[in-house]
Model confidence (mean pLDDT): 82 of 100. Transfer RNA from a Bacteroidales bacterium, 72 nucleotides, folded computationally.
RNA sequence: GCCUCCGUAGUUUAAUGGAUAAAAUUUCUGAUUCCGAUUCAGACAAUAGCAGUUCGAUUCUGCUCGGAGGUG
Numbered sequence: 001g002c003c004u005c006c007g008u009a010g011u012u013u014a015a016u017g018g019a020u021a022a023a024a025u026u027u028c029u030g031a032u033u034c035c036g037a038u039u040c041a042g043a044c045a046a047u048a049g050c051a052g053u054u055c056g057a058u059u060c061u062g063c064u065c066g067g068a069g070g071u072g
Base pairs, nucleotide, nucleotide: 001071002070003069004068005067006066007065010025011024012023013022018055027043028042029041030040031039048064049063050062051061052060
C1' cells in the first nucleotide's frame, strides 16, 4: 500500500428497517437490619463522526476517525 472485520450506558452483551434503544453489572438513593452483608424497589447513564437512501436508520450506502486480523 491492498483486502476483510469491528466500533451501542463506566464495563459485558441485545436490538437484521417500525423508535419511549432492552438487559446484566458498576455507582447513587430508599426499604429491610441494632449495625453491616444479602435481598427488594428506584435513579443516573449509550448507538465513533459527517453526509446520503427511505415515510421511517443501531440496522442499508459513501467518506473520515479509531481498533483487530491477513497479505506483497
It matches the Rfam family "tRNA". Lineage of the source: Bacteria > Pseudomonadati > Bacteroidota > Bacteroidia > Bacteroidales.